[in-house]
RNA sequence: CCGUGCUAGGCGGGGCGCUAGCGGUGCCCUGUAACCCACAAUCCGCUCUAGUGGGGCUGAAUUCCCUCUCGAGGGGCACAGGCCCGGAGGUCAGCGCCCCAUUGAAGGCGGUGAUGGUCAGGACCCAUGGCGAUGAAGACCCGUGAACCAGGUCAGGUCCGGAAGGAAGCAGCCUUAAGCGGCCACCUUCAGGCGUCGUGGGGGUGCCAGACCGGAGUCUUCAAGCGGCGGCCGCGCCCUGGGUACGGCUUCGACGGAGGGUGCACGG
Repeated sequence: CCGUGCUAGGCGGGGCGCUAGCGGUGCCCUGUAACCCACAAUCCGCUCUAGUGGGGCUGAAUUCCCUCUCGAGGGGCACAGGCCCGGAGGUCAGCGCCCCAUUGAAGGCGGUGAUGGUCAGGACCCAUGGCGAUGAAGACCCGUGAACCAGGUCAGGUCCGGAAGGAAGCAGCCUUAAGCGGCCACCUUCAGGCGUCGUGGGGGUGCCAGACCGGAGUCUUCAAGCGGCGGCCGCGCCCUGGGUACGGCUUCGACGGAGGGUGCACGG
């Protein structure tokens, strides 16, 4: 070195979960040339040489063992990052909106005097007077209004009287009181967020009108960018709480890659 027969080993591995722990059943990843049967989640079998029992195949190497590497995938943390949901604060070189100022444009007003300044009149407030209007009440006027207890006239009837005549008086008719209703033009009284004309006082210069001073700008709209120890606080930012697990850190780690290691007997 070759051949034959054996033996150790191998016939998947890993993560999570469960467990005191290990392995399996379970879920997932990876991978295949990847044996079979029985057991198992209110579990099954074991104990650091950590599935057990039975059967089969392969077998010292492309398949067994070790180291390094790669890194699918899983677990953990919650980190000056990312994303999401809040809380609080202010104005911080940011964004947004608003205001002011500036500049420009258009159009008005302006040496027949602008903006501005001074004065005080009106408008405004208080008190009060005249006139008017309005409203209420009253009076006037009209209508109605009394079985008897209002008036007049009182038929009939009644009473007195010898008679003449007289008396009271119902109904009817006329009238009227209180009351009720209307009218309310005129008259009287009263009222008040009425109007107007006055008187006295107050107050202000925002409005209207006026007088005076002074002497050239001023008003409205639109646009623009710069500015403001301007405003708002809708964002951003600063501070802070929570979530997520994209990124980060950590841990286990399949497949793959590299290197190394591992028998016995007989015969040639």